Record summary: Model confidence (mean pLDDT): 87 of 100. The part of an RNA shown here (small-subunit ribosomal RNA, central domain) has 349 nucleotides and comes from an uncultured bacterium.

[in-house]
Context: one part of a larger RNA
RNA sequence: CUGGGCGUAAAGGACGCGUAGGCGGCUUGACAAGUCAGGUGUGAAAUCCUAUGGCUUAACCAUAGAACUGCACUUGAAACUGUCUUGCUAGAAUAAGGGAGAGGCGAAAGGAAUUAGUGGUGUAGGGGUAAAAUCCGUAGAGAUCACUAGGAAUACCUAUUGCGAAGGCGUUUCGCUGGAACUUUAUUGACGCUAAGGCGUGAAAGCGUGGGGAGCAAACAGGAUUAGAUACCCUGGUAGUCCACGCCCUAAACGAUGUACACUAGUUGUUGGGGUGCUAGUCACUUCAGUAAUGCAGCUAACGCAUUAAGUGUACCGCCUGGGGGGUACGGUCGCAAGAUUAAAACUC
Numbered sequence: 001c002u003g004g005g006c007g008u009a010a011a012g013g014a015c016g017c018g019u020a021g022g023c024g025g026c027u028u029g030a031c032a033a034g035u036c037a038g039g040u041g042u043g044a045a046a047u048c049c050u051a052u053g054g055c056u057u058a059a060c061c062a063u064a065g066a067a068c069u070g071c072a073c074u075u076g077a078a079a080c081u082g083u084c085u086u087g088c089u090a091g092a093a094u095a096a097g098g099g100a101g102a103g104g105c106g107a108a109a110g111g112a113a114u115u116a117g118u119g120g121u122g123u124a125g126g127g128g129u130a131a132a133a134u135c136c137g138u139a140g141a142g143a144u145c146a147c148u149a150g151g152a153a154u155a156c157c158u159a160u161u162g163c164g165a166a167g168g169c170g171u172u173u174c175g176c177u178g179g180a181a182c183u184u185u186a187u188u189g190a191c192g193c194u195a196a197g198g199c200g201u202g203a204a205a206g207c208g209u210g211g212g213g214a215g216c217a218a219a220c221a222g223g224a225u226u227a228g229a230u231a232c233c234c235u236g237g238u239a240g241u242c243c244a245c246g247c248c249c250u251a252a253a254c255g256a257u258g259u260a261c262a263c264u265a266g267u268u269g270u271u272g273g274g275g276u277g278c279u280a281g282u283c284a285c286u287u288c289a290g291u292a293a294u295g296c297a298g299c300u301a302a303c304g305c306a307u308u309a310a311g312u313g314u315a316c317c318g319c320c321u322g323g324g325g326g327g328u329a330c331g332g333u334c335g336c337a338a339g340a341u342u343a344a345a346a347c348u349c
Base pairs, nucleotide, nucleotide: 004320005319006318007303008302012317014201015200016199017198021194022193023192025088026087029084030083031082033081034080035077036076037075038074039073040072041071042070049065050064051063052062053061054060091191092188093187094186095185096183097182103177104176105175106174107173108172109171110154115149116148117147118146119145120144121143125136126135162169163168206247207246208245209244210243211242215241216240220236221235222234223233258316259315260314261313262312263311266294267293268292269291270290271289272288273287274286275285276284277283278281298305299304322349323348324347331342332341333340334339
């Protein structure tokens, strides 16, 4: 390289947009680059192959043939690919309509609770645990009532719900804004699919500057437990958690399942549209898009998947090739750093 693979054995990029490239719907005509057929020239000799012959055979050698699957030129063919061209509407997109949604960003507002403070009532405990102690409290705690402050999170509704490309998104109102689904015609007329590089987004933790700091809480301190206890339990408690701006760029970033399209039995829920019917409803039937459960054929090593495929096919990308060494070293790129990314070998089993 060929071949075989990627849900769980090694292997789908964290996710999107998109450049080159690869691949690409129906149709008219032209060209003839690819393609196919014929011809001519060439394809040195030797070698290989076939036949015959020569050394007593063989190896070896000689002669003849075939072959040299290639290249160039030339004459044709026109189905397919390609290029140009003519149309088309089934792919794709746009317009119009009424709906759904925790989609995103910004601003404002609300209530419950925790904590703290002030004041009132009130008196000896409170807290915590398996049991305790550290801790708080007669300088009046805890409890209870009122007021005040501040921060963070948004109970119930809430679900196998919904939205988003993924990460993710949940109080209410307003403003700005993205996407998807459905319906009807209309418009454009292949404008498409995928996507190396590239660009952007990317939980948590972490970093920089400036704020904020109620609760929680790495580190840390103390009390217990224990043989010890650098833990589990308890009392405290700082970074952090929150906001703004800028970095970091990784996760079991998971459906451990790349994207797009086509085809292939069903049944039962549910979400959002549309249609039809009647007895006009909390109705029935049907259709499109999503999301679940179950289950044939088929697939699978099995588990299981099964129209949301891991079935049957097509296009393109990414990735795998025994374990350890090692996702490490060195070098490069990126980063303030932490580190990330790319990525071996010796040796060993």